[in-house]
Context: one part of a larger RNA
Molecule: small-subunit ribosomal RNA, 5' domain
Organism: metagenome
Parts: sequence; C1' cells; structure tokens
RNA sequence: GGAUGAACGCUGGCGGCGUGCCUAACACAUGCAAGUCGAACGUGAAGCCAUAGAUGAUUACUUCGGUUUGAUUUUUUGGUGGAAAGUGGCGAACGGGUGAGUAACACGUGGGUAAUCUGCCUCGAAGUGGGGGAUAACUAUUGGAAACGAUAGCUAAUACCGCAUAGUCUUUUUUUACAUGGGAAUGUAGAAGAGUAAAGCUCCGGCGCUUCGAGAGGAGCCUGCGUCCAAUUAGCUAGUUGGUGGGGUAAAGGCCCACCAAGGCGACGAUUGGUAGCUGGUCUGAGAGGACGAUCAGUCACACGGGAACUGAGACACGGUCCCGACUCCUACGGGGGGCAGCAGUGAGGAGUAUUGCACAAUGGGGGAAACCCUGAUGCAGCAACGCCGCGUGGAGGAUGAAGGCUUCGGUCGUAAACUCCUUUUCUGGGGGAAGAGAACGGACGGUACCCCAGGAAUAAGUCACGGCUAACUACGUGCCAGCAGCCGCGGUAAUACGUAGGUGGCGAGCGUUAUCC
Repeated sequence: GGAUGAACGCUGGCGGCGUGCCUAACACAUGCAAGUCGAACGUGAAGCCAUAGAUGAUUACUUCGGUUUGAUUUUUUGGUGGAAAGUGGCGAACGGGUGAGUAACACGUGGGUAAUCUGCCUCGAAGUGGGGGAUAACUAUUGGAAACGAUAGCUAAUACCGCAUAGUCUUUUUUUACAUGGGAAUGUAGAAGAGUAAAGCUCCGGCGCUUCGAGAGGAGCCUGCGUCCAAUUAGCUAGUUGGUGGGGUAAAGGCCCACCAAGGCGACGAUUGGUAGCUGGUCUGAGAGGACGAUCAGUCACACGGGAACUGAGACACGGUCCCGACUCCUACGGGGGGCAGCAGUGAGGAGUAUUGCACAAUGGGGGAAACCCUGAUGCAGCAACGCCGCGUGGAGGAUGAAGGCUUCGGUCGUAAACUCCUUUUCUGGGGGAAGAGAACGGACGGUACCCCAGGAAUAAGUCACGGCUAACUACGUGCCAGCAGCCGCGGUAAUACGUAGGUGGCGAGCGUUAUCC
C1' cells in the first nucleotide's frame, strides 16, 4: 500500500447493487416450512329440495260438540351437496440448513466396471384372459386421565393372492457354427427342458397396467496421480496379508464365515498425536509464491448424543420407525409427549451479525388428465454506512478587505460572510404512471421506478493529523506533573511532540483506531 462476513470511537443527506451469528453442532415458547390425486376405492357431516307423520301460533265457519287453515318446532324416507376421516397411488431420498466429525478414494483430476443398479421421462416390440379370500373406514360393545387401543360384525378397489397364456426374459443342460476382443469372455444363429406377468378408470379423446430391448439423466463400486503440521511420534498389524470353499450384496472384495499358509505396511515417513470439510475460487503479489475457503457454484458429511433396521427405484431417512442415554414438558402417578445445524423469532454466549413481514405475479419443484392445490425453495419488501459504485450539501459576481477570533498589531481566517443575480441534482407538495405477463386470465414488489408541474439555497460535513519518518505552526496553559507514543522518542518554566485556541494539511458521508492476511 492492498484486503476484510469485521468490531470500536466521533460523525452521518440520498440512490443502485451486494452482504449480514466467524462465538455455544448451546437450549428453545409460538406460527409456518410436504403435500396432492374423487378420472383408483368404499363411506359420507352441515346446508338445500321433496316426501310422510307429530306439534299446533293463527284464519274462516259454527248447532259451541266441532270442522277448516296451517306459521313454528321436530322425526322418517329419498335426492342434491360435498366437509371430514379412511383404504390405495405418487411425492416425502428433491428443495432448504450446518461444518460437528473426517487427513479419507472424503475431495480434485484422469481412467475402469469383462463386477453393477436405475422410479418418473423418450423410442421400439409384445400383451392386458379368467377367478378368489380379506381388511380399514363404518356399526356395536369396551379399556385408558391422556397418548393410544381391544373384541365382535359389515364392505370396496389400480390394495392382496392363486390360475391361464408367453419370448429376443430368467435359469439348467447339451452342442455346433460365425463375429468381436490381448484375455477370463461376450454377441448372433440353432436344438431340448423347467419357471415367472398384468388393473383398471374414463367426460370415449385418452390416461394407465405387465414383460422385454434401447436411450437419456442419475447412482454404486474399483483405481493412477495430487491434497496440512510434528521424528521431542520408529516401529505398526491378528481378519492382520494371501489362498481354497462358502455366505451375503444390484455388484468385485476378509465385506462376513470355516479351513490352510505366514504374511502385509514402514525414513519414498508406516503407526501415533495435533489441526482441518474438499474444490471451482477469493485476497495479495510484476511474477514465482504466500494466506484463506463468507456470499455464489460443485461435492462430501451430519440432523439432541449413540446404535439399528423397515419401507422403497433410491434412505440406513433433518420436519419417518425402534432401542439406549442426557435434557425438557404433560399426568388422574398407572403412563405418555418432544428435538429450529428449515424461515422468522426467544434466551444464553459474545467486541459482534437483521423482520415472529408480503406473494405464489415470475422462475423452479411435488401431486393431478385438467381446473387447481401445496411450496419460509424462490421473487420481493423491512433493518444495518457492513462493503463497492454514483450523486449532493450550491453556482457566478461581490472589498468598507465588515463584525468576531487569533496576532510579535505588520497581518491572517478571507471572496470566506453579508449583499446582488441564477440554478433545482436533491428536498417538500400536487398530477400522471409502467415494463417485468411469449394466445386469454393473472403483478407480491407498487401507486414503486419513471415522467410532468409548483415552491424555495431551501433539507444535508465531518473526522484525523500538523517533532522526524510524513503533507501541514504559532500562542497560551502545564512544569518528568497531567499526559502523548507505530518506531525514534517528547514533558524537570519560553514544549511546533501533553491540554486548549487560532491557523494549516489529508481524506470526505465518511474519518480514525484495533484485529487478521499478503
């Protein structure tokens, strides 16, 4: 000098674009953050309409016995309606957060998979025949304070289960030919046997379902190379290293197991300890390099601490399940509930970091045929000079060089002010008013940006320094005191170094200090 997710002191007018718990992966009140589909299925509340009874305010007639009219309330049955829960499907494995752990195939980069999987989507081929038994919801009874259940009965499906059909599918056996490859092998063609599918809905347009092949995108696994400090860490290792055989997995493999062998790693730094998410990048530097890894993008890991599996195409699953633990809440003391490292917000910690906001209008995501619903992703707004950039705080004229301050009384602040003329970026008031929305409808932002008119210099300057380094000097006060200080150092009676004042210099809505990196 440059830089910062900064903080502190003094000061502070506006706009645009960004950024904002670096500390306690500390604890969390409250609300919201993942639903959707009635074109898979059975129920079906309120309301409304009709129907048949009961009730009987009231009306008319009356021979006072009654007949008639029927408001209101209520019940039965049917229709309409569609709340709500349930079965079922898809989604919830994405998106969002955090950086604790991890020195590792975690990440980066280049390969391999002849060792693999892949829902939705695209393309191609074939099929979609015929049956069965349940169960939730519901009803009844019943346990419990609650959370949540128990028993019996009824019912549906694209829920569940057999049967049929079947090949370029799976598997077994046998065998031949051809092609590809370095090769274990794979593919094509042919023969024989065994085995496995399906679901319907419809507004009749379609949407689905099953099997097989291919693609796209995604994922798993393996591997070469690269990736911090310490030798005041030198030896480490028993599933350890390899083999055979099995188990397991989508898949190779001590991944696991039985048996056998005795190996494997290490000064080219094993092991141990410390520190740390990694990268694209960011800062600095002429570069080489050094330091860092906020925001944005890719990736990994984690979800109160630890462990486990279930479901599923995909999880060993942040807002799922089970177990143990700590903490916390409810309780009728028998027993239950919870997990903000989602968005806001609270307490605590700290020098220190924001609103319990608006909207799905746009972009994107989930569901749905669609209408549409959901979306604290996202788009916006709010707060903060936290950063960068831009603009302003007036312009021209103006000497009695006014008053006032300082002053060796020479002067200086100083064209500075007053005063005159002008302008209106800003500001205030009034009027108009978007784009963002690719056919129609639809704008949170927003009466915002922007435009026009009016008013009036009006609303707007500080901060640090002035001994040398280092641009900028005098007076007074103080008297090794009070104090200053980045280094050298200043202050003990004339201090350009302390304090104040005048003046001057630097930068300027900032200035200075502290911390850290180059």